[in-house]
A computed fold for a 390-nucleotide RNA from a Pseudomonadota bacterium, annotated as Bacterial RNase P class A. Rfam family: Bacterial RNase P class A. By type it is a ribozyme. It is recorded under the gene name rnpB. NCBI's taxonomy places the organism under Bacteria, Pseudomonadati, Pseudomonadota.
RNA sequence: GGAGCCGGUGGGUGGUCGCGUCGGGGAGAGAUCCCCGCCGAGGAAAGUCCGGGCUCCCAGGGCAGGGUGCUGGCCAACGGCCAGUCGAGGUGACUCGAAGGACAGUGCAACAGAGAGCAGACCGCCGGCGCGAGCCGGCAAGGGUGAAACGGUGCGGUAAGAGCGCACCGCCCUCCCGGCGACGGGAGGGGCACGGCAAACCCCACCCGGAGCAAGACCAAACGGAGGCCGCGACCCGCGCCAGCGGGCCGCCGACGUCGCCCGCGUCGAUCCCAGGUCUCGAGUAGGUCGCUGGAGCCGCCCGGCAACGGUCGGCCGAGAGGAAUGACCACCCCCCGCCCGAGGCAACGAAGGCGGGGACAGAACCCGGCUUACAGCCGGUCUCCGACG
Numbered sequence: 001g002g003a004g005c006c007g008g009u010g011g012g013u014g015g016u017c018g019c020g021u022c023g024g025g026g027a028g029a030g031a032u033c034c035c036c037g038c039c040g041a042g043g044a045a046a047g048u049c050c051g052g053g054c055u056c057c058c059a060g061g062g063c064a065g066g067g068u069g070c071u072g073g074c075c076a077a078c079g080g081c082c083a084g085u086c087g088a089g090g091u092g093a094c095u096c097g098a099a100g101g102a103c104a105g106u107g108c109a110a111c112a113g114a115g116a117g118c119a120g121a122c123c124g125c126c127g128g129c130g131c132g133a134g135c136c137g138g139c140a141a142g143g144g145u146g147a148a149a150c151g152g153u154g155c156g157g158u159a160a161g162a163g164c165g166c167a168c169c170g171c172c173c174u175c176c177c178g179g180c181g182a183c184g185g186g187a188g189g190g191g192c193a194c195g196g197c198a199a200a201c202c203c204c205a206c207c208c209g210g211a212g213c214a215a216g217a218c219c220a221a222a223c224g225g226a227g228g229c230c231g232c233g234a235c236c237c238g239c240g241c242c243a244g245c246g247g248g249c250c251g252c253c254g255a256c257g258u259c260g261c262c263c264g265c266g267u268c269g270a271u272c273c274c275a276g277g278u279c280u281c282g283a284g285u286a287g288g289u290c291g292c293u294g295g296a297g298c299c300g301c302c303c304g305g306c307a308a309c310g311g312u313c314g315g316c317c318g319a320g321a322g323g324a325a326u327g328a329c330c331a332c333c334c335c336c337c338g339c340c341c342g343a344g345g346c347a348a349c350g351a352a353g354g355c356g357g358g359g360a361c362a363g364a365a366c367c368c369g370g371c372u373u374a375c376a377g378c379c380g381g382u383c384u385c386c387g388a389c390g
Stems, first nucleotide, its partner, number of pairs: 001386004005381005011333007019040002022037006042361001046372002049370005054212004060263004065208005070084005085099001086097004100203002105201002107197002122143002124139006151169006170192001171190008216290004225281006231252003235248005253269006297316004302311003334359007344349001
C1' cells in the first nucleotide's frame, strides 16, 4: 500500500415554531380548546422467500401433494446458524456448493463424427500382392469431429500397435490404524475392466393438517324474505279406549362438516301449534370495542462449550397509530471530497487558515426467529493474508 473476516455508527449542540397516543388539571351545552408531563420508526421497518407464536375449523389414520438432501451439534422451529469432511475458485487470508442413489426402472445428449454403450475406421501406421490405379489383412498408439471418444504418463515389446507386459497414478476387493461420524492414512491382492446427465422423470431417507389479523371475539343498528330436499327396520320402557302416543338405543340410508380423495368420526333428519339440518336466489349492515403490545424479550458480570448456543444471578420495560403522528427554519460544530495558500522539510510529503461542494439506503400497522436485496461516509479489531520499502 492492497486484500480477507468480524463488530459498531450513520450526524452533534443551542434556539424558534409545529405534530401524535397516553396521564393529570382547567374551560365549554357540545364540537373542541388551553396548560403541564412521560414516551414516540429500522438495521434493514423493504421483499413476502422460509419457520413459528396466536385465532378459527372435531384433525385420528392413509393416499395424493409439498419440503429438505455429506457428517455432528444448536434452536420453539426452519430451506437458518456453528463446527467439520469432500469438491470448485483464489498465491493466500478466505469464498462458494442444488453435497444421498446411475447394477430399481424410464429417458436425454441436436449437429458434427468411423463411432456416443459395451460402439468404432475418415486421414493415417504396418505387412502381403500388383507396372500402376488399386486390392487383401492387421492396428486403434498419432491426427481429425465434438461439450464429452470405452482410463492417464513413461518404459519395454511389436511388422506396426494395443494394459500386451511393467512402474507410478486412477478404479475395485480385503484387512489394519485414527475419528461419534462424514471421511482420512497405510498395507496387500486383482483385472486393466464396470461412461455423462437425477438444477430430467424417478428411487431412498427424514420432515409437513388447512386457512389466515381483511384470522377471530363481543356490542349496537338495520334487514329479517322466497323456494327446494330430509327416512326405513328391529329392540326396550311408560301410558292406553289395543287404533295408537311419548321417550331411549342400535343398524342402514340422506344432507352437511373435517383443504382434494378414501377410511373413520361428528351435527341434523320434524310436522299440520311448536323445529332442526342443508341447498339456491334475494334484502340489510360494513358503526364501535377488543384482538394491539411483557415477549421462545433486551442488557450486564460470571460459568460451561472450539463455536453456534446454554445456565445461575442482577437490572430494564423504551410507538401502538386507525386514512394513519416526530417536521421545518437559523447558527455553530463534526465527517468526507476538490482547489488556493503554506509553517516545516534535500525531496516525497504537508499542519494551521481560506473558498466551494457533499453527508447514504430509506418509514411501523398482530408479533417474533431467519434469509435475500439496498446503503454516501466514518470508527474499531491483543484479528488474518499478500506485496514493496526502511